A computed fold for a 522-nucleotide part of an RNA from an uncultured Bacteroidota bacterium, annotated as small-subunit ribosomal RNA, 5' domain.
[in-house]
Context: one part of a larger RNA
RNA sequence: GGAUGAACGCUAGCGGCAGGCUUAACACAUGCAAGUCGAACGGUAACAUGUCCUUCGGGAUGAUGACGAGUGGCGCACGGGUGCGUAACGCGUAUGCAAUCUGCCCUUAUCUGGAGGAUAGCCCGGAGAAAUCCGGAUUAAUACUCCAUAAUAUUGUGAAUACACAUGUAUUUAUAAUUAAAGCUUUGGCGGAUAAGGAUGAGCAUGCGUCCUAUUAGCUUGUUGGUGAGGUAAAGGCUCACCAAGGCAACGAUAGGUAGGGGGCCUGAGAGGGUGAUCCCCCACACUGGUACUGAGACACGGACCAGACUCCUACGGGAGGCAGCAGUGAGGAAUAUUGGACAAUGGGCGAAAGCCUGAUCCAGCCAUGCCGCGUGCAGGAUGACGGCCCUACGGGUUGUAAACUGCUUUUAUAUGGGAAUAAACCCCCGGACGUGUCCGGGGCUGAAGGUACCAUACGAAUAAGGAUCGGCUAACUCCGUGCCAGCAGCCGCGGUAAUACGGAGGAUCCAAGCGUUAUCC
Numbered sequence: 001g002g003a004u005g006a007a008c009g010c011u012a013g014c015g016g017c018a019g020g021c022u023u024a025a026c027a028c029a030u031g032c033a034a035g036u037c038g039a040a041c042g043g044u045a046a047c048a049u050g051u052c053c054u055u056c057g058g059g060a061u062g063a064u065g066a067c068g069a070g071u072g073g074c075g076c077a078c079g080g081g082u083g084c085g086u087a088a089c090g091c092g093u094a095u096g097c098a099a100u101c102u103g104c105c106c107u108u109a110u111c112u113g114g115a116g117g118a119u120a121g122c123c124c125g126g127a128g129a130a131a132u133c134c135g136g137a138u139u140a141a142u143a144c145u146c147c148a149u150a151a152u153a154u155u156g157u158g159a160a161u162a163c164a165c166a167u168g169u170a171u172u173u174a175u176a177a178u179u180a181a182a183g184c185u186u187u188g189g190c191g192g193a194u195a196a197g198g199a200u201g202a203g204c205a206u207g208c209g210u211c212c213u214a215u216u217a218g219c220u221u222g223u224u225g226g227u228g229a230g231g232u233a234a235a236g237g238c239u240c241a242c243c244a245a246g247g248c249a250a251c252g253a254u255a256g257g258u259a260g261g262g263g264g265c266c267u268g269a270g271a272g273g274g275u276g277a278u279c280c281c282c283c284a285c286a287c288u289g290g291u292a293c294u295g296a297g298a299c300a301c302g303g304a305c306c307a308g309a310c311u312c313c314u315a316c317g318g319g320a321g322g323c324a325g326c327a328g329u330g331a332g333g334a335a336u337a338u339u340g341g342a343c344a345a346u347g348g349g350c351g352a353a354a355g356c357c358u359g360a361u362c363c364a365g366c367c368a369u370g371c372c373g374c375g376u377g378c379a380g381g382a383u384g385a386c387g388g389c390c391c392u393a394c395g396g397g398u399u400g401u402a403a404a405c406u407g408c409u410u411u412u413a414u415a416u417g418g419g420a421a422u423a424a425a426c427c428c429c430c431g432g433a434c435g436u437g438u439c440c441g442g443g444g445c446u447g448a449a450g451g452u453a454c455c456a457u458a459c460g461a462a463u464a465a466g467g468a469u470c471g472g473c474u475a476a477c478u479c480c481g482u483g484c485c486a487g488c489a490g491c492c493g494c495g496g497u498a499a500u501a502c503g504g505a506g507g508a509u510c511c512a513a514g515c516g517u518u519a520u521c522c
Base pairs, nucleotide, nucleotide: 001522002521003520004519006518007517008516009515010514013374014373015372016371017370018369019367020366021332026330027329028328030327031326032325035074036073037072040071041070043067044066047065048064049063050061051060052059053058081285082284083283090210091209092208093207094206095205096204097203100202101201105198106197107196108195109194110193111192112191113147114146115145116144123136124135125134126133127132153178154177155176156175157174158173159172160171161170162169163168183190184189211257212256213255218248219247220246223245224244225243226242227241228240229239230238260282261281262280263279264275265274266273267272287308288307289306290305291304310321311320312319313318338364340363341362342361346360347358348357349356350355377408378407379406380405387399388398390397391396414458415457416456417455418454422449427444428443429442430441431440432439433438434437466511467510468509469508470507471492472491473490477506478505479504480503481502487494488493
C1' cells in the first nucleotide's frame, strides 16, 4: 500500500447493487416450511342446490355441485440447512466397468382375456385421563391372490460366423422350461403389462495429486494372496470354509494433532504466500448411538424400531417431542436482521385440466457492513467590514472572496399530478392447415413488489460535514497553560519554567458521508 462476512469510537443527506451468528453441531415457546389426485375406490362429516315430509322448530334423501375422515396412486431420496465427523478414492483430475442398476420422460414392437378371497371406512360393543387400543358384523377398487396367453426377455442344452489380452463379446439360429397386465372417462382423452433402444440419474474400480509432527519406527491375522461357496444391481475378504504366509513401511507405514475438498477469493511484477463467507459442483450429517423396512432411488432433516441423555403432559396406569428449514426466543459473544408480502414471474410436486401446495423462489423491512454514484450550491463581490480566550518588531499580519451584498441555478429534499416494463404462455373463444390430434394465426384472462421506478409542475440556497493529524519517518506552526506532574507514544522518543511532541486556542494538512482505532492476511 492492498484486503475483510469484521468489531469499536466520533459523525452522518440520498440512491443503486451486494452482504449480514465467523462464537454454543447450545437449548428451543409459537406459527408456517409437502402435498396432491373424485378422470382409481367404497362412500357422505361440513357447505350449497334440488326433491320429499312437516307439528313450520325442523327432518329425510349422495340425486347434483362438491368433499372431512378412509382405501389406493404418485410425490415425500428433490428443493432448503449445517460443516460435527472425515487425512479418506472424501475431493480434484484422467481413465475404465468383458463387473452394473435406472421410477417419471422420449422412440419402437406386441399385448391389455378370465376368476377369486379379503380388508379399511361406515355400523355395533368394549377398555383408557389421554395418546390410542381390542372384539363383532358388513363392503369396494387401478389394493391383494390365482388361472390363461408368451418373445427380441430369463434359464438350460446345442449349432454357425466374426472379433478379442483372458474369463469371453457381438450377430444369426434350433429346442425345452419359466415369467405379465387395470381399468377410468365429460368419448376429447387418461392409463396398465412385457420387451428393445435413448435420455437422465446413480453405483463400482484404477493411476496421479491433496496439511503438520520422527520429542510417533515399526504396523497388520480377514491381516496379504489362492480355490470354492454365499451375498449384491454389480467386481471384490464384502462374508464364510479350506490352503499358503504373506502385505505395508525413512519415497515416512503405524500413531498423534489439525481440517470438509474443489471451482474460486485476497495479495503479489511473477514465482509464491494466505484463505475456502456469499454463488456453483462434490462429500458428510440431521438430539447421541445403532438397525433395518418401504421403494426405481434412503439405511431416509420435518418416516419407522431399539437404546441413551434432555424437555413436556399425566387421573401415576401410561404417553409426547427433536428449528444444522423460514421467521422468532433464551444463552454464549466484540459481533450479525422481520415471529413481513406474494405464488405475479422462474422452478418443483400432484392432477387430463381448471387448479391446489411450495419460508424453493421473487419481493419488501432492518443495518454506512462493503462497493459504486450523486449532493450539501454557482458567478460576481475590498475602504480587505465586524469579531477572534489569533499572532505582532503595535506599523500591521492572518482568518479572507471567506462573510455581508448583487445576480443565477434547483440535482437532492418537500408538495401536487401522471405513471410503467417485468406477461405470454397454460387455459377459454374464433379462424386455418394437414399427417385428425397436433400445429399455426388472431382475440381474451392474470402483477406480490407498487401508486414503486420513472416523468412533469411548484417552491426556495432553501433540507444536508465531519473525522483524524500537524517533532522525524509523514503533508501540515504559532501562542497560552502545565512544569519528569498531568499526560503522549506505531518506532525513535517528548514533559524537570521559554514544550512546533502533554492540554486548550487560532491557523494549517489529508481524506470525506465518512474518518480513525483494533484484529487478521499478503